The RNA shown here (SAM riboswitch aptamer (S box leader)) has 109 nucleotides and comes from Pontibacter flavimaris. The same sequence occurs in records of 2 taxa.
RNA sequence: UUCUUAUCAAGAAAGACUGAGGGAAAGGGCCCUGUGAUGUCUUAGCAACCAUGUAUAAAGCUUGGUGCUAACUCCCUCCUGGCGCAUCAGCGGCCAGGGAAGAUAAGAU
Numbered sequence: 001u002u003c004u005u006a007u008c009a010a011g012a013a014a015g016a017c018u019g020a021g022g023g024a025a026a027g028g029g030c031c032c033u034g035u036g037a038u039g040u041c042u043u044a045g046c047a048a049c050c051a052u053g054u055a056u057a058a059a060g061c062u063u064g065g066u067g068c069u070a071a072c073u074c075c076c077u078c079c080u081g082g083c084g085c086a087u088c089a090g091c092g093g094c095c096a097g098g099g100a101a102g103a104u105a106a107g108a109u
Base pairs, nucleotide, nucleotide: 002108003107004106005105006104007103008102013043014042015041016040017039021032022031023030026077027076028075029074044069045068046067049065050064051063053061054060073101078098079097080096081095082094083093084091085090
């Protein structure tokens, strides 16, 4: 780098430095942001994918490797179904399901 599998509605923040953008990419929307974005570091927390030790009927707990700590993965984009408006065409609003893309873990390459 690529592939496979699993999960993605819950959960969890302060400080220091930095100083204008940020929410993955493109478009649209919406939102966060000098009451400090982003990034780095420190500390804390959440979670429980993998390993480890331990215990067990099971759940669990310890330590380690990761991950995460605004908004459903912030929402939509493609397909299907239902409802709605219009009813020849059409609109693209609401709801649900799926897909694609993405994130994380484990394994393979």